[in-house]
RNAcentral holds the sequence, with entries from ENA. Predicted 3D model of a 71-nucleotide RNA (transfer RNA) from a Candidatus Moraniibacteriota bacterium. The organism belongs to Candidatus Moraniibacteriota, within Bacteria. The prediction has a mean pLDDT of 82. Its Rfam family is "tRNA".
RNA sequence: UGCCCGGUAGCCAAGUGGUAAGGCAGGGGCCUUUGAAGCCUCCACCGUAGGUCCGAAUCCUACCCGGGCAA
Numbered sequence: 001u002g003c004c005c006g007g008u009a010g011c012c013a014a015g016u017g018g019u020a021a022g023g024c025a026g027g028g029g030c031c032u033u034u035g036a037a038g039c040c041u042c043c044a045c046c047g048u049a050g051g052u053c054c055g056a057a058u059c060c061u062a063c064c065c066g067g068g069c070a071a
Stems, first nucleotide, its partner, number of pairs: 001070007010024003018054001026042005047063005
C1' cells in the first nucleotide's frame, strides 16, 4: 500500500429494506418470616459522517477501530 472478515446493551449474540430477538449481568416490583428459586417489568437509534429510498442495522461512498492475507 492493496484485498478479505468483523464492529449491534456492561458481556455474549440473532437480524441481509418495513422501524432491533434471545441469554448472562444490572435496576424496580410480586411472592417469601428471610434468602435462594420462580414470575412481571425496565435497560442498545446498531463504529463515525454522508448518500440512495416512502422507509436503512441491512444497499452505496469515505473514514475510524480490531483481526487476517499478499507485497